[in-house]
RNA sequence: GCGACUAUGGUGCAGCGGUUAGCACGUCUCACUGUGGAUGAGAAGGUCGAGGGUUCAAAUCCGUCUAGUCGCC
Numbered sequence: 001g002c003g004a005c006u007a008u009g010g011u012g013c014a015g016c017g018g019u020u021a022g023c024a025c026g027u028c029u030c031a032c033u034g035u036g037g038a039u040g041a042g043a044a045g046g047u048c049g050a051g052g053g054u055u056c057a058a059a060u061c062c063g064u065c066u067a068g069u070c071g072c073c
Base pairs, nucleotide, nucleotide: 001072002071003070004069005068006067007066010025011024012023013022018056027043028042029041030040031039049065050064052062053061
């Protein structure tokens, strides 16, 4: 230099262009308990890596950039 893949709550991951972006763990509150843990109920936490384009509608499609991983030279 070229190519492929990845980027989604604190962490690990799902998510056919359409309905409120979900799951597990974690955090917080309440119940239970002598305390803690476990268990049960509830809640907060995401402008989907950035900024554009296409579309009635984009996390999803297109191209640019950034970061990371891998391969080739």